Predicted 3D model of a 75-nucleotide RNA (transfer RNA) from a Candidatus Woesearchaeota archaeon. The RNAcentral record of the sequence draws on ENA. Its Rfam family is "tRNA". Rfam classes the family as a transfer RNA. Lineage of the source: Archaea > Nanobdellati > Candidatus Woesearchaeota. The coordinates come from a structure-prediction model, not an experiment, and the mean pLDDT is 80.
RNA sequence: GCGGGUGUAACUCAGCCUGGUUAGAGUGCCGGUCUCAUAAGCCGGAUGCCGAGGGUUCAAAUCCCCCCACCCGCA
Numbered sequence: 001g002c003g004g005g006u007g008u009a010a011c012u013c014a015g016c017c018u019g020g021u022u023a024g025a026g027u028g029c030c031g032g033u034c035u036c037a038u039a040a041g042c043c044g045g046a047u048g049c050c051g052a053g054g055g056u057u058c059a060a061a062u063c064c065c066c067c068c069a070c071c072c073g074c075a
Stems, first nucleotide, its partner, number of pairs: 001074007010027004020058001029045005051067001053065003
């Protein structure tokens, strides 16, 4: 230099192809319940402007452009 992949909650991921009501799950965290107490179980809660910017659209995590970070391959 060329090509490909990944980026979404504290962590691990789904959702993107085929745009559409409020962005979800598990783990973790906080509170309650239970217990002599702890753990497990059960119930509830907080945390995201979806890597940055721009465009298309009535509407974008999702489509298009560009940039950034990381990973892989080729040279």